[in-house]
Context: one part of a larger RNA
This record gives sequence, structure tokens and C1' cells, in this order.
RNA sequence: UCUUGGUCAAGGAACUCGGCAAUCUGUCCCCGUAACUUCGGGAGAAGGGGAGCCCCCCGUAGGUGAAGCACUUCGCGUGCGGAGCCGAGAGGGGUCGCAGAGAAUCGGUCCAGACGACUGUUUACUAAAAACACAGGUGUCUGCGAAGUCGCUGAGACGACGUAUAGGCACUGACGCCUGCCCGGUGCCGGAAGGUUAAGCGGACGGGUUAGUCUUCUUCGGAAGGCGAAGCUCGGAAGCGAAGCCCCGGUAAACGGCGGCCGUAACUAUAACGGUCCUAAGGUAGCGAAAUUCCUUGUCGGGUAAGUUCCGACCUGCACGAAUGGCGUAACGAUCUGGACGCUGUCUCGACCAAGAGCUCG
Repeated sequence: UCUUGGUCAAGGAACUCGGCAAUCUGUCCCCGUAACUUCGGGAGAAGGGGAGCCCCCCGUAGGUGAAGCACUUCGCGUGCGGAGCCGAGAGGGGUCGCAGAGAAUCGGUCCAGACGACUGUUUACUAAAAACACAGGUGUCUGCGAAGUCGCUGAGACGACGUAUAGGCACUGACGCCUGCCCGGUGCCGGAAGGUUAAGCGGACGGGUUAGUCUUCUUCGGAAGGCGAAGCUCGGAAGCGAAGCCCCGGUAAACGGCGGCCGUAACUAUAACGGUCCUAAGGUAGCGAAAUUCCUUGUCGGGUAAGUUCCGACCUGCACGAAUGGCGUAACGAUCUGGACGCUGUCUCGACCAAGAGCUCG
């Protein structure tokens, strides 16, 4: 000097991003406990009082239960009986210390808000959370050799020794009040008249090949050219061809979406009202500077001497909004935010002590 532990005048969060850390609190008995509430809770709410030892009532209440007696089905039976032993606690009185839950173990409390209902789960080794899960809600698929899943296109298995009050998938996430409008796009479901459309069927027609035939030439052997049957072969139009797509309808707790400009009231301001353009439809309820608000420390109110945070309002919502759920909500939380009381070496501001360890010096 550092580390671990301990103590401190006065003040008591002035420290700091933040009471981080460390104090405080702590046990048992009694009294007494608010808002709110899903009537369970909240509650150990909060806040108080008591606690050692001795004596008295009093060896009291209570516990245990011998001898003895009676009955007897004869039993290690039943009833009466109360000796002996154990023995709180209340009340009263006294007594010692600084201190009586004398050590150790051993909740600080309250108020308000955000998020998530809750107990749970998670990044084994930087994240425990408002993330995941969850009961509950909804949609959709599945009639059983189910749908779905695993399996080298298999056998087979799971689903399930289940059968739509079942099983799969997806979204939401207790509970309460609710969950508006849009089906134009995309998806899904249904439809089948018409359009488009593959393989395939079909084969009009065309090309190649040449037995033959015609013309010309000839050295009479043949040569060149034209046409060209059958067969073989190559190409190939019309026409007939499903699902799908186009098309017609449904569907948003499917993916998603939910306007602009101008004018108007007897102060002003504002606009219940009107006009116009566009759209599939133009955001309902509720909430709102919010885990969402850029401007912004918005404005007003509260709390403070002083408050970019906090709480309550306002609404001008850059860019909330209804199961990618909306708004509330008792209880719960090693969650996050603000405040109060208590308490403290966090601080003003530092000092000292003890022991062990490290470092430095000797």
C1' cells in the first nucleotide's frame, strides 16, 4: 500500500447513471392492521407491547395413572378409585446488568407507474427478461388403412390399442368489457358455360427414294433430263384432347389495407354543416408526447427550494388501434421506472483497529 473484516463526532444519499455496496430489519407470544379485490386475498400489511432470574397465589390448570374396591365371558377384561411422578401459563411482588429473542440462526417497510395474468422455461461458458411456455379463446384440416409425420418411391411405425367432447396445424394468450369497415390485389375454398392449353389421337398436304414411262442424244452397250405407282421413309395443317390459368362467386381470429383539397356560425378562434376529387374501403370503440411523439425538456397541473426522469391531464397520433388483438384488471415478479420513511463511511472527508494473504521498501 492493497485485500478481507471491524469501529466512528456532526450531518444523513449532499455520493452516483442508479442507495451500487454496506447498514437498518430479523425469533416467539399478544394487540392491531388501509386502499383495492376475482371475496381467496392484500396480511408477517402498516404500527405497537412483552421476553432474564427469584418468590406468592400454587406444585395451580393439565398430563400420566399405582395400591385398593366392585363386576367378570375370566382375558394383558370393564368400571370406580385416586397415591406417586411430570408439569405449563396468566396475575401479583421482588431482583441484577449498559444490554434478558444478551451468542448464532434470523423479513427493512410503504406509495405510484410500465410490462407480463399467475407457478413455471431459457441463451451449459457475458443476456433470466416485457422473451418462451401456460390454462383459456378462435380459425382450419381430418370419417379412420384419418389428416399429419418418420421411412433410400419400401415393408413398417408414430398418430392410437385413440375415433370429431378425438387428433393435426396456425394465430392469440388468465379474467372482465369488447373485437368495427374493406374480398380491388395475394392466398384459400367452391363453380363450371365460355377462352387458352400438354402428351396422345388424327392425318389434309408436302419432301426423299424408284419399278415404270416420256423426250433428246448415242460409239446401239447405253447416257442425260422430265413425270412418277406401290412400298419404305421424313415432315406435317384442320379437328378431338384434362388439370391449371383466364373467368364467376365466397372467405379477413386468411396475407393484408383502413384518404386528399376547399369553404362555412352575430368578436376572434374553431367547424356540428356544405362542396369536390380519389378509393376495395377510408380507422368505429377504447387508448394516446405512450417500451410508439420527430419537432420536444410540447403545454397545463402535482410532487421538489430547484424535476430532460416520474405521476395526472390535454390531443397538434412525424408514425396507436382492436386475437401480428384493443382497453382495463386483484394477485404474482432476483423485471424496469419515479417517490417517501427508516437506516447507514455512498458521500461532506477522512481517521483508526485486527488478523491472514499479495506487492513495495528495509
Large-subunit ribosomal RNA, domain IV from an Acidobacteriota bacterium, 362 nucleotides, folded computationally. RNAcentral holds the full RNA, with entries from ENA.